Model confidence (mean pLDDT): 82 of 100. A computed fold for a 73-nucleotide RNA from Candidatus Microgenomatus auricola, annotated as transfer RNA. It matches the Rfam family "tRNA". Gene Ontology term of the family: triplet codon-amino acid adaptor activity. It is annotated as a transfer RNA. The source organism's lineage runs through Bacteria, Bacteria candidate phyla, Candidatus Microgenomatota, Candidatus Microgenomatia (nom. nud.) and Candidatus Microgenomatus.
[in-house]
RNA sequence: GGGCCUGUAGCUCAUCUGGUAGAGCGCAGCAUUCGCAUUGCUGAGGUGGGCGGUUCGAGUCCGCUCAGGUCCA
Numbered sequence: 001g002g003g004c005c006u007g008u009a010g011c012u013c014a015u016c017u018g019g020u021a022g023a024g025c026g027c028a029g030c031a032u033u034c035g036c037a038u039u040g041c042u043g044a045g046g047u048g049g050g051c052g053g054u055u056c057g058a059g060u061c062c063g064c065u066c067a068g069g070u071c072c073a
Base pairs, nucleotide, nucleotide: 001072002071003070004069005068006067007066010025011024012023013022019056027043028042029041030040031039049065050064051063052062053061
């Protein structure tokens, strides 16, 4: 330098063909307990790496770019 893959909540990951962004763990509150843990219920938390384009509408499609991984030279 070139090819491919990955980037989504604090962490690990879903969201198969474009149509309201979710789960588990973690966190907060409540219930339970003398108290803790466990368990149950409720809730907070996301510019979807960045910029631009296509579209009525983009996490999803296209271009550029950044970071990580991998292969080739």